[in-house]
Two RNAs folded together computationally: RNase P RNA and transfer RNA, 480 nucleotides in total. It holds a member of the Rfam family "Bacterial RNase P class A". Rfam classes the family as a ribozyme. Its mean pLDDT, the model's own confidence on a scale to 100, is 75.
RNA sequence: AGAGUAGGCCAAACGAUCGCUCGUAUCUUCGGCUUGAUCGUUGGUACGGGAGGAAAGUCCGAGCUCCAAAGGGCAUGGUGCUCCGCAACACGGAGUCGCGGUGACGCGAAGGAAAGUGCCACAGAAAACAUACCGCCUUGUGACAUUGGCCUAGCCGCUGAUUUACGGGGUAAGGGUGAAAAGGUGCGGUAAGAGCGCACCAGUUCCCUGGGUGACCGGGGAAGCUUGGUAAACCCCGCCUGGAGCAAGACCGAAUAGAGAAGCGUUUGAGGGCGGCCCGUCCGAGCUUCCGGGUUGGUCGCGAGAGGUAUUGGGCAACCAAUAUCCUGAGAUGAAUGAUCGUUGUUCCGUGAAGGGUAACCAACACGGAAUACAGAACUCGGCUUAUGGCCUGCUCUGACA
RNA sequence: GGGGGCGUAGUUCAGUUCGGUUAGAACGCCGGCCUGUCACGCCGGAGGUCGCGAGUUCGAGUCUCGUCGCUCCCGCCA
Numbered sequence: 001a002g003a004g005u006a007g008g009c010c011a012a013a014c015g016a017u018c019g020c021u022c023g024u025a026u027c028u029u030c031g032g033c034u035u036g037a038u039c040g041u042u043g044g045u046a047c048g049g050g051a052g053g054a055a056a057g058u059c060c061g062a063g064c065u066c067c068a069a070a071g072g073g074c075a076u077g078g079u080g081c082u083c084c085g086c087a088a089c090a091c092g093g094a095g096u097c098g099c100g101g102u103g104a105c106g107c108g109a110a111g112g113a114a115a116g117u118g119c120c121a122c123a124g125a126a127a128a129c130a131u132a133c134c135g136c137c138u139u140g141u142g143a144c145a146u147u148g149g150c151c152u153a154g155c156c157g158c159u160g161a162u163u164u165a166c167g168g169g170g171u172a173a174g175g176g177u178g179a180a181a182a183g184g185u186g187c188g189g190u191a192a193g194a195g196c197g198c199a200c201c202a203g204u205u206c207c208c209u210g211g212g213u214g215a216c217c218g219g220g221g222a223a224g225c226u227u228g229g230u231a232a233a234c235c236c237c238g239c240c241u242g243g244a245g246c247a248a249g250a251c252c253g254a255a256u257a258g259a260g261a262a263g264c265g266u267u268u269g270a271g272g273g274c275g276g277c278c279c280g281u282c283c284g285a286g287c288u289u290c291c292g293g294g295u296u297g298g299u300c301g302c303g304a305g306a307g308g309u310a311u312u313g314g315g316c317a318a319c320c321a322a323u324a325u326c327c328u329g330a331g332a333u334g335a336a337u338g339a340u341c342g343u344u345g346u347u348c349c350g351u352g353a354a355g356g357g358u359a360a361c362c363a364a365c366a367c368g369g370a371a372u373a374c375a376g377a378a379c380u381c382g383g384c385u386u387a388u389g390g391c392c393u394g395c396u397c398u399g400a401c402a
Numbered sequence: 403g404g405g406g407g408c409g410u411a412g413u414u415c416a417g418u419u420c421g422g423u424u425a426g427a428a429c430g431c432c433g434g435c436c437u438g439u440c441a442c443g444c445c446g447g448a449g450g451u452c453g454c455g456a457g458u459u460c461g462a463g464u465c466u467c468g469u470c471g472c473u474c475c476c477g478c479c480a
Stems, first nucleotide, its partner, number of pairs: 001398010012344007020050008030040002052374001056385002059383005064245004071279004077240004081095005096110001097108004111236002116234002118230003133175002135171009148156003183201006202226002204223008249300004258291001260290005271283003293479002307326008345372008355362002403476007412429004422460001431447005453469005
C1' cells in the first nucleotide's frame, strides 16, 4: 500500500423567523346550576415537555387484561451438543464436536438410519435381510485337431491334457458405472477366491483408566463386529406447550324495528364457558345462517420501569450484587414532534499545491461545487432480523522497502 | 391485532403432488419462404439468475429458514 476480518461509537451543531401537539398557570367566548365556587366549552398569552437505533418487519419470549383462580388424556405445534446467564425465549456468554477459509475468523434445525415404512433419476450385473455382465476356478456333454500344455526345476497328458461350444456349480480378488458399490494395504491360504486366517491402519460396540461440572478429550484392552445415504421424507425418542389479545378489558353516554325467512333444540340437553378432539365439570333455553335496523362518541387502561448513568466488588464472559445519582413532563387518535434562511461541521468531486516517495502515487492547506442517510412512537419491555450515512479501534494475509 | 394466497420468457399461464438429467405451451418478437405489396399461411430461431439470499441433498423451480414485493379476508351494538 492492497485485500480481508472482528468489534465499538455518533445519528450534525448554533442562531433567526414562522408553525404543530401535550401539560401547568392565567385571561377570555358560550352553556348548565340559585349569586358564587365549580364543571364543560371557544380563542389567546406565559412557562415547560415533545421519536429511534432501528420507533420498521411482527419472527420469538414475557409483563398486563379477560375467558372455570384453567382439571385429566390424546392429537397438533414447538424444540433438540454441553454448562452458565436471564422474568422468559427459538435470545446471550463460555466451551465441545463437525465443516469452510492460507489466516484473522465464519457457519452448523449438531438426538435416532442397529424400531418400522418410503425414496436413491441416468448409468451400472447389482442401489441394499445383496447380486453375477465381463473375468477367474471347477464340472458334465458335444465338436475339431492328433501332439502338445504350463514361467522354471519339473509336472501332467497321448484318449481326453490343451483348444472350443453349450449347460450346472463356486467366487467377489480384477474390469467397467455412479454422488454413493458392502472396510484399506500386505502376507498366508485356496480349485479360484473371500476377515477365511494373521499383521498394521481406519471405524463401531463393550470394558478398565486419567482429566473435565459437562458436551467431550487422552491412554490401555477385548470382540472380525465392518452395519450405504436420506429424518429441512413419513416416523421414533427426550423436553416444553390452555386460548385470545389494549379493537385485551372497565365505566359512562347515544341511537334503533325484529310477531321477518329457513334449519336445529328445550331434560332423549341444542348451544355456551371450552378457539382440534374426548372425558370430566359448570351454566343452560335458546342457537346458527340469511334479510332488515342502529352507532361510527367520551373517560380510564396509559407512562417509574425485569429503567438509565457512575463507582466498587464477584465472574473468563453473558450477567449479578451493593452504594450513589437521574427521570414524576412524548402521549397523539383524518393521528403532533416540523419548515425556511444564515453560519459552522462532516463526506465526496474538481482545480491549484507546501511537503513526502526511486517510482506508481499519497497529501497538509486554499478556492469552487454537490451531498448531509435509513426512517416516524400508537399498551409496555427483552431479543432476533432487515434498512441505513459516517467515524474509530484490534487482528489477519499478500507485496515492497528497512 | 389476527389469518390466508401469489411471485416462472415481453404478456398470460403449466410444471411444485411424491426433488432427477437440457424448465415447457400459447400469444408476441426476429429471420426466411409465399405475394406485385401487406396481412393470413408455412419453415426456422432467439428470449428465463424460476423475486432475492442462505442451507439440506449426489442433485432444488419443487424441501427448510430468512428476506422483499403484491394481494385477499376477519373484527362494534342489538